[in-house]
Source information
This is a predicted structure of a 97-nucleotide RNA (THF (Tetrahydrofolate) riboswitch aptamer). The sequence was found by an Rfam model in a public genome assembly. The coordinates come from a structure-prediction model, not an experiment, and the mean pLDDT is 77. The model forms 83% of the base pairs in the Rfam consensus.
RNA sequence: AGCAGAGUAGGAUCGUGUGCGUUAAGUGCCUGAUGAACAGGGAGUUGUCAUCGGGACGAAAAGAUUUCUUGCGGUACAUGAUCCGCAUCCCGCUGCU
Numbered sequence: 001a002g003c004a005g006a007g008u009a010g011g012a013u014c015g016u017g018u019g020c021g022u023u024a025a026g027u028g029c030c031u032g033a034u035g036a037a038c039a040g041g042g043a044g045u046u047g048u049c050a051u052c053g054g055g056a057c058g059a060a061a062a063g064a065u066u067u068c069u070u071g072c073g074g075u076a077c078a079u080g081a082u083c084c085g086c087a088u089c090c091c092g093c094u095g096c097u
Base pairs, nucleotide, nucleotide: 001097002096003095004094005093010084011083012082013081014080015079016078017077018076019075020073021072022071029055030054031053032052033051034050035049036048040091041090042089043088061070062069063068064067
């Protein structure tokens, strides 16, 4: 110098546990503001996530009988498995030449 490769945060799906709602919050969709994270180091988006505000849409209850049970919700958190995985740029690391 050339070629090849590893590794993170995080995300998705499914399972389990504990909750929340079923008097409709939450989820999902559109939009505004603010903030955060993005391989070992640096930079970093029109991508990702979180919080707050606005808008449109919108639901599955049943049984026992008075607080439980079984359901339901693109429900919250924790955890396990599987899969995906730095937008991108520079340097570094490993292997081969």